The RNA shown here (Bacterial RNase P class A) has 391 nucleotides and comes from Thiospirillum jenense. The coordinates come from a structure-prediction model, not an experiment, and the mean pLDDT is 76. The source organism's lineage runs through Bacteria, Pseudomonadota, Gammaproteobacteria, Chromatiaceae and Thiospirillum. Its Rfam family is "Bacterial RNase P class A". By type it is a ribozyme. Its family is annotated with dimeric ribonuclease P complex, ribonuclease P activity and tRNA processing in the Gene Ontology.

RNA sequence: GGAGUUGGUUAGACAGUCGCUGCUGCGCUGCUGCCAGCGUCGGUGGAGGAAAGUCCGGACUUCAUAGGGCAGGGUGCUAGGUAACGCCUAGACGGUGUGAGCCGAUGGAAAGUGCCACAGAGAAUAGACCGCCAACCCCGUUCACUUGACUGAAAUUAAGUAUCGGGCGGCAAGGGUGAAACGGUGCGGUAAGAGCGCACCGCGUGGCUGGCAACAGGCACGGCACGGCAAACCCCACCCGAAGCAAGACCAAAUAGGGAAGCGAUGCGAUGCAAGUCGCGGCAGGUUGCCCGCCUGAGUUUCCGGGUAGGUCGCUUGAGGCGCUCGGUGACGGGUGUCCCAGAUGAAUGACUGUUCACGACAGAAUCCGGCUUAACGACUGACUCCCACU
Numbered sequence: 001g002g003a004g005u006u007g008g009u010u011a012g013a014c015a016g017u018c019g020c021u022g023c024u025g026c027g028c029u030g031c032u033g034c035c036a037g038c039g040u041c042g043g044u045g046g047a048g049g050a051a052a053g054u055c056c057g058g059a060c061u062u063c064a065u066a067g068g069g070c071a072g073g074g075u076g077c078u079a080g081g082u083a084a085c086g087c088c089u090a091g092a093c094g095g096u097g098u099g100a101g102c103c104g105a106u107g108g109a110a111a112g113u114g115c116c117a118c119a120g121a122g123a124a125u126a127g128a129c130c131g132c133c134a135a136c137c138c139c140g141u142u143c144a145c146u147u148g149a150c151u152g153a154a155a156u157u158a159a160g161u162a163u164c165g166g167g168c169g170g171c172a173a174g175g176g177u178g179a180a181a182c183g184g185u186g187c188g189g190u191a192a193g194a195g196c197g198c199a200c201c202g203c204g205u206g207g208c209u210g211g212c213a214a215c216a217g218g219c220a221c222g223g224c225a226c227g228g229c230a231a232a233c234c235c236c237a238c239c240c241g242a243a244g245c246a247a248g249a250c251c252a253a254a255u256a257g258g259g260a261a262g263c264g265a266u267g268c269g270a271u272g273c274a275a276g277u278c279g280c281g282g283c284a285g286g287u288u289g290c291c292c293g294c295c296u297g298a299g300u301u302u303c304c305g306g307g308u309a310g311g312u313c314g315c316u317u318g319a320g321g322c323g324c325u326c327g328g329u330g331a332c333g334g335g336u337g338u339c340c341c342a343g344a345u346g347a348a349u350g351a352c353u354g355u356u357c358a359c360g361a362c363a364g365a366a367u368c369c370g371g372c373u374u375a376a377c378g379a380c381u382g383a384c385u386c387c388c389a390c391u
Base pairs, nucleotide, nucleotide: 001387002386003385004384005383006382007381008380009379010378012356013355014354015353016352017351018350020046021045022044023043024042025041026039027038028037029036030035048362052373053372055371056370057369058368059367060244061243062242063241072240073239074238075237076236077091078090079089080088081087092106093104094103095102096101107235108234112233113232114229115228116227129175130174131171132170133169137167138166139165140164142162144161145160146159147158148157149156183201184200185199186198187197188196202224203222204221205220206219208217209216210215248313249312250311251310258304259303260302261301262300263299267280268279269278270277271276283297284296285295286294287293320339321338322337323336324335325334326333327332357360
């Protein structure tokens, strides 16, 4: 100098004017206070690192709940952190990168059940398509060789050996199929082969050493038994009551409806403990004026409770921020000092002007916190890695 890895900070800046909104000082008004309203008045606070997705975990609230179990759901290497977590830290193991680093649904397949498509001979009770096989058994073949018979010799003939071919068999090294073929590599061995034997690696069992542990290292023994899938059922360990701030608590108008008492017309009888119900009568209203008949049982006053509109609280001081310090590898924890930093409910955080720069991304609170994930123009900065050059 170039290329990267991994953390942190920031999210245009400054000034002015006019608005919106929370709090507050002062003044005025309302019936004293409380409180409420108003003001060309003053002071002060006013979005985020993700406020987002609403995916986890908690606080808080209401309801439910003796304890334990079943069912259901979740989590899943180990140790720690935390209010808690599926988060974070440190470590182990596996994968990946030259490396800094990054990624991992990482308990159990020797409890049981189940599945392993297609291809392939064979897919878990392994298997033989191509291929390999001078041993063993059987058959055939022929120029060879050996021995025998016959012969003067040759020819002929018999048996055996060997070659070649086949059968019965042996094998699983090689080829081929597949995601996966019943340990791998090498040497020996063999007819060819094979854990058949041996060495190393892998695997299993039992000690030992280190580590809290996950696990690692090494020793001895075992010739290999025990393929993969638990993101199939399942088993094991641990955790989990439900709904959510439109939770929930309080105050409480008008109208309608509910209850009680009184006024107004309410008498008699039956039944009943009572409340009430039924019958007859009366009263009031309606049915065109009247009678009968029929229908209705109003009206008014006060009080009570529920509850709607509306209002108040919940609401922002909190597992809080910042500085220093101590403990810890770290996440984090302890101590101490200091600060108060949006709180709306038609719901504010905006507009304009000027100067300036690197010309400004993603996006906006609604009970609050801890995480994760997703979105995103850049700028600054710590630590580390690799390559090149020079000293």